[in-house]
Context: one part of a larger RNA
RNA sequence: UUGGAUGUAAAGCGUCUAUAAGUGGCUUUUUAAGUCCGCCGCCAAAUCCCAAGGCUCAACCCUAGAUAGGUGGUGGAAACUACCAAGUUGGAGUAUGAUAGGGUCGGAGAAAGUUUUCAGUGGAGCGGUGAAAUGUGUAGAGUUCGGAAAGAACUCCAACGACGAAAGCACUCUACUAAGCCGGCACUAACACUAAGAGGUGAAAGUGAGGGAAAUGAAUGGAAUUAAAUCCUCUAGUACUCCUAGCCAUAAACGAUAGAUAUUAAGUGUUGUGUGUAUCGACCCAUGCAAUGCUAUAGUUAACGAGUUAAGUACCUCGCCUAAGGAGUACAUUUGUAAGACUAAAACUC
Repeated sequence: UUGGAUGUAAAGCGUCUAUAAGUGGCUUUUUAAGUCCGCCGCCAAAUCCCAAGGCUCAACCCUAGAUAGGUGGUGGAAACUACCAAGUUGGAGUAUGAUAGGGUCGGAGAAAGUUUUCAGUGGAGCGGUGAAAUGUGUAGAGUUCGGAAAGAACUCCAACGACGAAAGCACUCUACUAAGCCGGCACUAACACUAAGAGGUGAAAGUGAGGGAAAUGAAUGGAAUUAAAUCCUCUAGUACUCCUAGCCAUAAACGAUAGAUAUUAAGUGUUGUGUGUAUCGACCCAUGCAAUGCUAUAGUUAACGAGUUAAGUACCUCGCCUAAGGAGUACAUUUGUAAGACUAAAACUC
C1' cells in the first nucleotide's frame, strides 16, 4: 500500500466552528487533461517462453519468433470525470407569517425549612444508638411563642415530557440575546458535505487572589465496635462545596454507537406545528412535516441484540485499531503556579 475492522471482543477525538485538502444536484454547449481505440519508435546482448536444427539422447549449443508491461510520437472517439459558457430548482441559504421551550447572561422579588441571636414561657434533662458513650444542660438546655439576621437550595406541577453542539439546564417577574420546527411560497441560484493542522467551549475535583460561610463535610480529634479497627455507627470539625474575575482540560465526558445524504413492511404512544372531515365553535375521526419513546417484519449480527432515531442497503469525508504484559509508562518537545495534561517508545517476559 491492498485488504479487514471500530455498540459489548483492540478501536468513534467530550463537543462545536472552520482553513488547507478530499468529495459533490439537474439540462445543454465547448475543449480534449484524465479515459478508450488504431498505428509507429524505443526499452543492448545473454536469460525466461516458443518453433525448427546440431552434439547417438539429455544437459548443453545454435537460428528464427513472440506476449505482457512501461514510455514517447501521431491519428481518432466524446459516454463518464475535469475544463469553458449558458440555464434550471429539488440541495443550501435569505426574506416573511405564526409558534413551543428548565436555551444564555444581568437585575428585582416571594414562600417554606435550617442555624444563630434577642425577649418571653418553663424547670431537668436533651441528644444519639443495635445498645451505649463522647457531647450538651441549673452560668437555665431541650420545649413553645414573637422579633431579627445570614447563607445555600428551590416542594407540588413533573412526564419514558421540553431546550441546548456537548458539558448542561427548573421558585416568580423583568431585560437582553441565540438557535430550532411548522406554514404559504417571494428571492439568490449549487452558494453544498466532511474536515488534517488551528480556534472556541468543556461536569466534578484541584489551583493562586479577594469575598462569603447556614448546612453538609475529605483531612483530623474524640466516643463506640473489635482479637485488632488507620473501616462501617455516633459526636465535633478544617479544606472544599457558594460568589467575583483567572488557571486547569480531564470523566463509565456513554447511546460504551463520528458527521452528511439517499433508500427499505407494519403497529402503537408522547411533544411542537399544519391540513381535511365534522360543528355555531370545539371534542372526535383521518392525515402531512419535525422531534422523542416502545413493539416488531425483511435483511443484518459470533451471540446479545439493533431494526426508517439501524448495528439493514449504498455512497462521501475524517478519527482510530492490529495478541497479552512492560505501558498510556520512560525519555524528549509543547503546555501548566502546581497537581498534572497532550504527543509517545524500547529492552525484556509469555